[in-house]
RNA sequence: UGAGUUGGCCGGGUGGUCGUGGCCUGGAGAUGUACUGCGUCUCUGGGGUGAGGAAAGUCCGGACUCUAUAGGGUGCGAUGCCGGGUAACGCCCGGGCGGGGUGACCCGCGGAUAGGACCACAGAAACAAACCGCGAGCUCGAGAGCGAGAGCGCUCGGGUCGUAAGGGUGAAAAGGUGGCGUAAGAGACCACCGGCGCGUUGGGUAACCGGCGCGGCCAGGCAACCCCCAUCGGGAGCAAAGUCAAGCAGAAGGGAGGGCCACUGGCUGGAGUGCGACCCGCACUCUCUCCCUCGCGGGAGCGGCCUUCGGGUAGACUGCACGAAGGGUCGGGUAACCGCCCCUCUAGACAGAUGAUCACUGAGCCCGCAGGGAAGGCAACCCGUCCUCGCGGGCCGACAGAAUCCGGCUUAUAGGCCAACUCAGGCU
Numbered sequence: 001u002g003a004g005u006u007g008g009c010c011g012g013g014u015g016g017u018c019g020u021g022g023c024c025u026g027g028a029g030a031u032g033u034a035c036u037g038c039g040u041c042u043c044u045g046g047g048g049u050g051a052g053g054a055a056a057g058u059c060c061g062g063a064c065u066c067u068a069u070a071g072g073g074u075g076c077g078a079u080g081c082c083g084g085g086u087a088a089c090g091c092c093c094g095g096g097c098g099g100g101g102u103g104a105c106c107c108g109c110g111g112a113u114a115g116g117a118c119c120a121c122a123g124a125a126a127c128a129a130a131c132c133g134c135g136a137g138c139u140c141g142a143g144a145g146c147g148a149g150a151g152c153g154c155u156c157g158g159g160u161c162g163u164a165a166g167g168g169u170g171a172a173a174a175g176g177u178g179g180c181g182u183a184a185g186a187g188a189c190c191a192c193c194g195g196c197g198c199g200u201u202g203g204g205u206a207a208c209c210g211g212c213g214c215g216g217c218c219a220g221g222c223a224a225c226c227c228c229c230a231u232c233g234g235g236a237g238c239a240a241a242g243u244c245a246a247g248c249a250g251a252a253g254g255g256a257g258g259g260c261c262a263c264u265g266g267c268u269g270g271a272g273u274g275c276g277a278c279c280c281g282c283a284c285u286c287u288c289u290c291c292c293u294c295g296c297g298g299g300a301g302c303g304g305c306c307u308u309c310g311g312g313u314a315g316a317c318u319g320c321a322c323g324a325a326g327g328g329u330c331g332g333g334u335a336a337c338c339g340c341c342c343c344u345c346u347a348g349a350c351a352g353a354u355g356a357u358c359a360c361u362g363a364g365c366c367c368g369c370a371g372g373g374a375a376g377g378c379a380a381c382c383c384g385u386c387c388u389c390g391c392g393g394g395c396c397g398a399c400a401g402a403a404u405c406c407g408g409c410u411u412a413u414a415g416g417c418c419a420a421c422u423c424a425g426g427c428u
Stems, first nucleotide, its partner, number of pairs: 001424010012361007020050002023047011052399001056410002059408005064237004071280004076233005081095005096109005110228002115226002118221002131167002133163003137160007145152002175193005194218002196215008241318004250309005257302001258268004269287006288301005323345001325344004330339003364395006371388004376383002
């Protein structure tokens, strides 16, 4: 100087004028009342404060509220190496193993010996075999040679048989190198190596990392396929949930309605609701009256409840911001983070405020002019590029706006800045 990796920060500032939400406080007037108090309305003065790093996504975890005590089980869903942090988490920190990269760094992570499914195409063959090859024996045929003869061996082709070392296909085909051995070969055998299993031993909290010995055990992949294992999870959500005020108008249909006993009651069964997955348990409500009947059985009414139709209300207040809050020194810890002490209060709207404008200015960008410098294309002129300084003009932009709150993750982002580390080249 260039190329990269990881992490962090900013994303305008100051002043004036006008406007605006809420909180605290002063004054004036009116009014209500439970009366020197408090509340409401109008006007007016002062003080503080008022949208983000993601407020987005609604993806996780919670606080909080209601529900039945979420009690048990099932279903369903989520997470998944080890240790630590945290209120908790699928988050963060550190470590282990595997993979990628020259490297800084990045990515991944339970189980395949419980079982099932799948591995297309190609290839002989993907839990099992022979396409091309290699080869003794047996057998058929042909050829030439040797031999007095019997016969002997050789070459080629076919069949049968042996083989999986070499070649081919593929993401993946019986572990690798070397040797012995064989007709030819092969862990068939041997040495070493790798993997696996068993035993023993060392380090580490652990995941794991080693040492020694024995054993030819050497046939996969895939679980973001079903599945198995461990751990976690009830449901709904601030439109949760409460308080006050106001206001009408209900109608139709449905439907279980038992038994026993020691009888102002108890036990048990049934129906309904709470539960917004199901079952069990739990809690609450009802289990009554009359008629046709002697009874069985049937009918009507009726409280809770269910379904359908219809009517009223849509106002005010609480929830509502002091919080697992923010900042700082010091201490502990590799770190995430934790602790003592000190300082600060930093929106709370409700058709929904946090704005508009002017001036100056900061950083940056664009254009033009002028000076200086650098290397390059060149012999030079000249050309374009880069750096630095000055002047003039223009731009003021990105992603984007709180709505119960907090901790994370993910996504978007004009432009700019900082730090550390890696690699390459050059100089000293």
This is a predicted structure of a 428-nucleotide RNA (Bacterial RNase P class A) from an Anaerolineae bacterium. Its Rfam family is "Bacterial RNase P class A". From the family's description: Ribonuclease P (RNase P) is a ubiquitous endoribonuclease, found in archaea, bacteria and eukarya as well as chloroplasts and mitochondria. The family's RNA type in Rfam is ribozyme. The sequence was found by an Rfam model in a public genome assembly. The source organism's lineage runs through Bacteria, Bacillati, Chloroflexota and Anaerolineae.